The RNA shown here (transfer RNA) has 75 nucleotides and comes from Thiothrix sp.
The source organism's lineage runs through Bacteria, Pseudomonadota, Thiotrichales, Thiotrichaceae and Thiothrix.
Rfam family: tRNA. The family's RNA type in Rfam is transfer RNA.

[in-house]
């Protein structure tokens, strides 16, 4: 330079047009325990910008911006 993948709570990660965006962990509270663990039971926390098509977009397209990744750089 081209061409492909990802990007969603603090991490991990499910979502394939109509969800109150779920789930483990972790975190905060109340219960359990003499205390800690452990468990139970709530409760906080998120879609990378930016258009665009649509009655509705996390979700489909286009461009940016991060990250990975395959290919080329000769005469």
């Nucleotide at each position: 330079g081209u061409c492909c993948c990802c990007a969603u709570c603090g991490u991990c990660u499910a979502g394939u047009g109509g969800u109150u965006a779920g789930g483990a962990c972790a975190u905060c509270g109340c219960c359990c325990u003499u205390u800690c663990a452990c468990g139970g039971c709530g409760g906080u926390a998120a879609c990378c910008g930016g258009g665009g098509u649509u009655c509705a977009a996390g979700u489909c397209c286009c461009c940016g911006u991060g990250g990975g990744g395959a290919c080329g750089c000769c005469a």